[in-house]
A computed fold for a 61-nucleotide RNA from an Alphaproteobacteria bacterium, annotated as Fluoride riboswitch aptamer (crcB RNA motif).
Of the family's consensus pairs, 100% are formed in the model.
The coordinates come from a structure-prediction model, not an experiment, and the mean pLDDT is 76.
Order: sequence, then C1' cells, then structure tokens
RNA sequence: GGAGCAAGCGGCGAUGGAGUCCGCCCCAACCGCCACGAUGGCUGACGACUCCUACAAUUGA
Repeated sequence: GGAGCAAGCGGCGAUGGAGUCCGCCCCAACCGCCACGAUGGCUGACGACUCCUACAAUUGA
C1' cells in the first nucleotide's frame, strides 16, 4: 500500500410516513417494465406484514 474476514455505527430494497421482520451494501447496496428515431404505453405508495396519508374505481348517505 492492496485484498479479505469479523464487529460496531450507518445506509439501501422503482412515488409519502410509522412499527415489526427479512434481505443486501461498506462508496457500494439502490436507481420498474414494454416499444423506441422522436416519442409513447403499463403496474405499484410496502422487500413482506400492520396502520396512516395521498391518488384511482364502485356504491350509499
């Protein structure tokens, strides 16, 4: 100086918040899919569960 391992702290898991659990990362994890020249189209607020908020659809008052 480089690489690897372990621990701690921390971060991340396609659109918001909280709790629990799971997974991943050590500057990486992560940054949706289809078509595509331009551009257009589709699903979803979660990694999973529960609750809240926003949005959408239907029905009733």